[in-house]
RNA sequence: CCGUGCUAGGCGGGGUGCUAGCGGUGCCCUGUACCCGCAAUCCGCUCUAGCGGGGCUGAAUCCCCUCCCCCGGGGCUCAGGCCCCAGGGUCAGCGCCGCGUGCUGGGCGUUGAUGGCUCGGUCCCGCGGCGGUGGAGGCCCGUGAACCAGGUCAGGUCCGGAAGGAAGCAGCCUUAAGCGGUCACCUUCAGGCGCCGCGGGGGCGCCGGGCCGGAGCCACAGGACGCAGGCCGCGCCCCGGGUACCGGCCACAAAGGAGGGUGCACGG
Numbered sequence: 001c002c003g004u005g006c007u008a009g010g011c012g013g014g015g016u017g018c019u020a021g022c023g024g025u026g027c028c029c030u031g032u033a034c035c036c037g038c039a040a041u042c043c044g045c046u047c048u049a050g051c052g053g054g055g056c057u058g059a060a061u062c063c064c065c066u067c068c069c070c071c072g073g074g075g076c077u078c079a080g081g082c083c084c085c086a087g088g089g090u091c092a093g094c095g096c097c098g099c100g101u102g103c104u105g106g107g108c109g110u111u112g113a114u115g116g117c118u119c120g121g122u123c124c125c126g127c128g129g130c131g132g133u134g135g136a137g138g139c140c141c142g143u144g145a146a147c148c149a150g151g152u153c154a155g156g157u158c159c160g161g162a163a164g165g166a167a168g169c170a171g172c173c174u175u176a177a178g179c180g181g182u183c184a185c186c187u188u189c190a191g192g193c194g195c196c197g198c199g200g201g202g203g204c205g206c207c208g209g210g211c212c213g214g215a216g217c218c219a220c221a222g223g224a225c226g227c228a229g230g231c232c233g234c235g236c237c238c239c240g241g242g243u244a245c246c247g248g249c250c251a252c253a254a255a256g257g258a259g260g261g262u263g264c265a266c267g268g
Stems, first nucleotide, its partner, number of pairs: 001268006009057003012030005020046005034054005063261006072252001074250004080245001081243004087238004093234002095231003098227004103222003106218003115212008123201009133190006140181004149174004157166003
C1' cells in the first nucleotide's frame, strides 16, 4: 500500500415548552436522514443523563473536533415609529359658544313702525263668593241584649170548684248603647287647591288697551367682519405607560464550506 473479516461510532439536527437537570412525546425552523412499543392531569433517566426490542452501514466523501458562512427561533435594550390612560400647559393653531355692527333673504307696518305719555294684567297681602280636595258627624245598611229593653210568649209555675185569668224563662221578631261599612245626599271644620269679584300694595321685565306722533321696525335664517369675551372639544408641547414595528446588542444555531484527527485481527 492492497484484500478479507470485525469493533468504536453513525442511521438527522436545532429552537421553544416542561424539568432540580438530561432526553423523549408536543409546537416551531431547517431539511430528508431505519422499524416496533411507552409517553403531557406526562414517559424514561441521573452530569456516562431517554428506556426496552430488532435491522442496516461501518474506519471513511459517510465518524469525531475546530474554524468560516448563515436559514431560523429566543433574550435584552432604545430619546425613533405606533398605540393609550391621567394630569398640566398653549386660544397669539383649528373648532365651538357668546356679544356687537353691517349685508342678503324673510316677516311686520299709513287698516299706523320705533318712540313718548297714560291705564291695566302678570306679582304680593287682606276680605268675600263659587267650585274642588281632605277630615268629622248625620242619613242609610249590617250586626247587636241569658237576667237588670219591648212584642209574642211553647214548656213549666201560680190563682180558681170550674170557666177563665196572672206573672213569665227559653225561642223568634224589632230595637237601645256599642261595633263595622258606605256611592250619592245634608251639616260642619281646614287651607302656600282653582277661578271670579272688591280693596290695598308693588312695579326690573313681559303682555294688552287708549292718546300723541308720523316711517320705520324685527336678530327670525344665512353669511361677513370685529372683540385685550369664554370653552381644553381637536391639534401641539411637557410628563407617564405599553408595544418590540424600525434600529442595536447577546448567546444558541440547521444545512453548506475549509482544515485537522481517529481503531483491531488475519493474509499478501